The RNA shown here (transfer RNA) has 73 nucleotides and comes from an Actinomycetota bacterium.

RNA sequence: GGGCCGCUAGCUCAGCCGGUAGAGCAGGAGUCUUUUAAACUUCAGGCGCCGGGAUCGAGACCCGGGCGGCCCA
Repeated sequence: GGGCCGCUAGCUCAGCCGGUAGAGCAGGAGUCUUUUAAACUUCAGGCGCCGGGAUCGAGACCCGGGCGGCCCA
């Protein structure tokens, strides 16, 4: 330098063929327990990497940029 993949909640990741963003863990509150842990219930938590474009409508499609990983040179 080129190619491919990834970037979504604090962490790890989902999200038919575009139609009002979810799960597990972690965190708050509660139930239970002598207490802790475990278990159970519940709550909160998102500039969707950034900037544009097409569309009635984008996490998804198109363009540019950034960061990370792998491969090639």
It matches the Rfam family "tRNA". By type it is a transfer RNA. Model confidence (mean pLDDT): 83 of 100.